[in-house]
Context: one part of a larger RNA
């Protein structure tokens, strides 16, 4: 663009995913078998390899966290502090992202059948699963699980709103459970969307100054100080006021 106003719900035509398998145990040393052996049928248990989702557990990462140290320049010197040196090195880390961590899947079922295995049964007085007619019977096949899915142009349905009192969208701002951008979703004062701020949780490991113990290195008062994403509060600050867009042409009755 279209599906001839607009929101939300949805139906599934037709795609695409998955589809694996081992060991044990018990039935039962039963059926069979002289013996050695040894099950069909059914019932639990546990693995291996794939997938998916997630981060409470184990742990990776975590370049604007928190310490702790070389070497050098800087803040006039000390003391405190910053810059660079691969995040200067290193030891540790919350989100969050991931695995090597954790849960969970194939499952059970139905239909139609393949190979097979039949009843009934004739051509051909007999036999024959087949010829008429039945019944079974696979991890394949058509459902059944998950997922897309009306551009399915054959463009579907359903509820509501609207039609001159405008439904609704957009654009903007403040954003994430979105994200290359568009788009998706929250929220704009009738506000907790971000950010500040407060608490908590959670990292690191006792800041600085001060005093006090030591002649000093240090060590104490100190669970200190500080802190990035998590959780919840709290309108302080931004989201103020205002804008575009939008209903039916055209033919015939």
């Nucleotide at each position: 663009c279209g599906u001839a106003g607009a929101a939300g719900c949805u139906u599934g035509a037709g795609a695409g995913g998955a589809c694996c398998u081992g060991g044990c145990u018990c039935u039962a040393g039963u059926a069979c078998g002289a013996g050695a052996g040894g099950a069909c049928c059914g019932a639990g248990c546990u693995g291996g390899a794939c997938g998916a989702a997630c981060c409470u557990c184990u742990g990776g990462u975590g370049u604007a966290c928190c310490u702790g140290u070389u070497g050098u320049g800087g803040c006039g010197c000390c003391a405190g502090c910053c810059g660079c040196a691969c995040c200067g090195c290193a030891g540790g880390g919350u989100a969050g992202c991931c695995a090597a961590g954790u849960u969970c899947g194939g499952a059970c079922g139905a239909g139609a059948u393949a190979a097979g295995u039949g009843c009934u049964g004739a051509a051909a007085g007999c036999a024959u699963c087949u010829a008429a007619g039945u019944a079974c019977g696979a991890a394949a096949c058509u459902c059944g699980c998950c997922u897309c899915a009306a551009g399915a142009u054959g463009a579907g349905g359903c509820u509501u709103c609207a039609u001159u009192u405008g439904a609704g969208g957009g654009a903007u701002g403040u954003u994430a459970u979105a994200g290359a951008c568009g788009a998706u979703g929250a929220c704009g004062u009738c506000g907790a969307u971000a950010g500040g701020c407060c608490g908590c949780a959670g990292a690191u490991g006792u800041a600085a100054a001060g005093c006090c113990a030591g002649c000093g290195a240090u060590g104490g008062c100190a669970a200190a100080g500080u802190c990035g994403a998590g959780c919840g509060g709290u309108a302080c600050u931004a989201a103020u006021c205002a804008c575009c867009c939008g209903a039916u042409a055209c033919u015939u009755g």
Background:
Model confidence (mean pLDDT): 87 of 100. Predicted 3D model of a 253-nucleotide part of an RNA (large-subunit ribosomal RNA, domain VI) from Bacteroidales bacterium OttesenSCG-928-B11. It matches the Rfam family "Bacterial large subunit ribosomal RNA". Its family is annotated with structural constituent of ribosome and ribosome in the Gene Ontology. The sequence was found in a public genome assembly.